[in-house]
RNA sequence: AUGACCGGAGUCGGAGAUAGCCGGAGGUGAGCGCCCCGGCGGCCGAAGGAGCAACUGGAGGAUCGACUGACAGUCCCCGGGAAUCUCUCAGGCGAACGGACGGCUUUGCGACG
Numbered sequence: 001a002u003g004a005c006c007g008g009a010g011u012c013g014g015a016g017a018u019a020g021c022c023g024g025a026g027g028u029g030a031g032c033g034c035c036c037c038g039g040c041g042g043c044c045g046a047a048g049g050a051g052c053a054a055c056u057g058g059a060g061g062a063u064c065g066a067c068u069g070a071c072a073g074u075c076c077c078c079g080g081g082a083a084u085c086u087c088u089c090a091g092g093c094g095a096a097c098g099g100a101c102g103g104c105u106u107u108g109c110g111a112c113g
Base pairs, nucleotide, nucleotide: 006108007107008106009105010104011103012102013101018041020040021039022038023037024036026035027034028033042093043092044091048089049087050086051085055080056079057078058077060076061075062074063073065071
């Protein structure tokens, strides 16, 4: 000096689903409306979280192959095991905020060479 993988920062893009109904001492100069709080239904999946397939590990159990042991196969059990799939706990359902993920810039570590 190159700079994988995995991170940080900035910036841009970024879906879905009720501006639902009821109540309220409150906030907004009054009313309406909106904000906030509480309750009742409906809905969404892309913060987070949870679940699982193939495959795989087992000094576990069963069965079978010539006796014992071991080994191989099959089944059971325990464990590991992915997501944009599934669940909907959490979160969200006007705008704003948030938002998995992606682009660009930058930065940390430093694998291979």

Model confidence (mean pLDDT): 78 of 100. Glycine riboswitch aptamer from a Bacillota bacterium, 113 nucleotides, folded computationally. It was read from a public genome assembly, where an Rfam model found it. The source organism's lineage runs through Bacteria, Bacillati and Bacillota.